[in-house]
RNA sequence: GGUCUCUUCGUCUAAACAGCAGGACACAGGAUUCUCAAUCCUGGAAUACGGGUUCAAGUCCCGCAGAGGCUG
Numbered sequence: 001g002g003u004c005u006c007u008u009c010g011u012c013u014a015a016a017c018a019g020c021a022g023g024a025c026a027c028a029g030g031a032u033u034c035u036c037a038a039u040c041c042u043g044g045a046a047u048a049c050g051g052g053u054u055c056a057a058g059u060c061c062c063g064c065a066g067a068g069g070c071u072g
Base pairs, nucleotide, nucleotide: 001071002070003069004068005067006066007065010025011024012023013022019055027043028042029041030040031039049063050062051061052060
């Protein structure tokens, strides 16, 4: 250099086929407790980035960044 794959809350991880982005842990508030832990309830938070197609994109297309596999 060529080619293929991956990138989603703070972390890990779902969402073949385009149709309200979900779960666990963590975090915050509350209940319980003499206190802490545990348990229960509630809440905030994400599609690497920039474009395109579409009524509608995590998903399809192009570009770009990072990581990885194979290879000249």

Source information: A computed fold for a 72-nucleotide RNA from a Clostridia bacterium, annotated as transfer RNA. The prediction has a mean pLDDT of 81. It matches the Rfam family "tRNA". The family's RNA type in Rfam is transfer RNA. About the family: Transfer RNA (tRNA) molecules are approximately 80 nucleotides in length.